[in-house]
RNA sequence: ACUGAUCGCGCGGGAGAGAUCCUGCGAUUCGCGAUGGGUCAAACCAUCGCGGCGACGGACGCCGAAGGAGCAACCGCCCCGGAAACUCUCAGGCACCAGGGACUGCGUGGAUCAA
Numbered sequence: 001a002c003u004g005a006u007c008g009c010g011c012g013g014g015a016g017a018g019a020u021c022c023u024g025c026g027a028u029u030c031g032c033g034a035u036g037g038g039u040c041a042a043a044c045c046a047u048c049g050c051g052g053c054g055a056c057g058g059a060c061g062c063c064g065a066a067g068g069a070g071c072a073a074c075c076g077c078c079c080c081g082g083a084a085a086c087u088c089u090c091a092g093g094c095a096c097c098a099g100g101g102a103c104u105g106c107g108u109g110g111a112u113c114a115a
Base pairs, nucleotide, nucleotide: 003114004113005112006111007110008108009107010106011105012104013103018060020059021058022057026053030051031050032049033048034047035046036045037044061094062093063092067090068088069087070086074082075081076080
């Protein structure tokens, strides 16, 4: 230096599950009504009320591909140990957007080990 194995970095692909219910910070950018101002009448402005949207939190339900845990009639085998995309669901997640994302494609004079 080349090759192989395991990782790293950059760019890209990447699923599933309640737009559920309760409360309601907040915004006034949404709709309606009332009162007052304004106007020939409107437009427009302010205040109040109702509805809608609605973070955090809670309830029940659900997902499984960060992480975590469990296990075989398989492997090794004295004891026992070892796995996953399987299972569990502690954590995490459940409209769109965003984020995360096992795994994966391309690139890489990045690292370690072997011969």